[in-house]
Parts: sequence; C1' cells; structure tokens
RNA sequence: AUCCCAUCCAGAGCGGCGGAGAGUCCUGGCUCGCUGAUGCCGCAGCAACCACCCCGUGCCCGGGGCAGGUGCUAACGCCAGGUUCGAUGGAGG
Repeated sequence: AUCCCAUCCAGAGCGGCGGAGAGUCCUGGCUCGCUGAUGCCGCAGCAACCACCCCGUGCCCGGGGCAGGUGCUAACGCCAGGUUCGAUGGAGG
C1' cells in the first nucleotide's frame, strides 16, 4: 500500500505568504475567486474518533469528564447522475 470498521445535513475565522483558478474524477448545474479564492504557515476556535480518568461489579457496551495524539473551521462530501469515488479516525501491517 491493499483489506476491515465507524463517520461524513451539528459546530467553529482572523492574520501572513502567494498569485489563478477552485469547490473530488466525469457530465450537467450552482457557488467561491484579482475587493486575492484554492493552497501553505501562524494564532485563535470547533468537535470529540483514539488515548486517559470516573460511574454502571471486570471485559464488551452505555453514560459522564478531560483535551494528550489526530481531525476540522463556505455552501449536506455544494447539488443530481455515474464510479473499483473521496476525506477523517480507528484497527491492522
């Protein structure tokens, strides 16, 4: 890497760099974008997958807490259809 499990209609923005497309690949829409998008970095924030702690008699499972490891911070993964689609976490190796 492949495979497996769970989630993807809640929530949360400022600054710096940079300079043209971006929002998933295709089709069709729609939207964002030189009043600087997408992206990267910093800070701030949101959330609670894992870890940890408490309770239910140990595990499982359920409830609560915390915020260490991730993650996320336009629009339902933007919408519809298509597909060996994608993202994140966990597990595994």